[in-house]
RNA sequence: CGCUUGUUGACGGGGUGGUCGUUCCCCUGCGAACGACCUGAGAGCAGACCCGUUGAACCUGAUCCGGUUCGUACCGGCGUAGGGAUUCGGCGAGCGGCCCUGG
Repeated sequence: CGCUUGUUGACGGGGUGGUCGUUCCCCUGCGAACGACCUGAGAGCAGACCCGUUGAACCUGAUCCGGUUCGUACCGGCGUAGGGAUUCGGCGAGCGGCCCUGG
C1' cells in the first nucleotide's frame, strides 16, 4: 500500500402485524382504548432493533396464489417484477505486495 474481515461513532433508510377478552360509541366498524397471548431482531417511540446499492431491511402488486397448519406460525410461488437509503470516519485482525534497518 492492496484485498478480506470484525467492531465502533456520525449520517441516512425502514417496520410496528395477528388472535382472544373487556370496555366505549351521533361512525356498530376491516372501529377505538386497555389487557393477555402468537410469531419475530423488532409488534408504535425504545435515542431499541434491522438495513444502507455486493441493497428480499422495507414498500408496491397484496385483504395475492399453491401446499400445510389451531394459526397472518411454516414451506414454495409471485421474484432475472416494479421501487428502495449510493455518505464519512475511529480502532483491531488475517493474507499478500513493496521499501528501510540490524545480525

The prediction has a mean pLDDT of 76. TPP riboswitch aptamer (THI element) from an uncultured Myxococcales bacterium, 103 nucleotides, folded computationally. It was read from a public genome assembly, where an Rfam model found it. It matches the Rfam family "TPP riboswitch aptamer (THI element)". Gene Ontology term of the family: thiamine pyrophosphate binding. Rfam describes the family as follows. Vitamin B(1) in its active form thiamin pyrophosphate (TPP) is an essential coenzyme that is synthesised by coupling of pyrimidine and thiazole moieties in bacteria. The previously detected thiamin-regulatory element, thi box was extended, resulting in a new, highly conserved RNA secondary structure, the THI element, which is widely distributed in eubacteria and also occurs in some archaea. Analysis of operon structures identified a large number of new candidate thiamin-regulated genes, mostly transporters, in various prokaryotic organisms.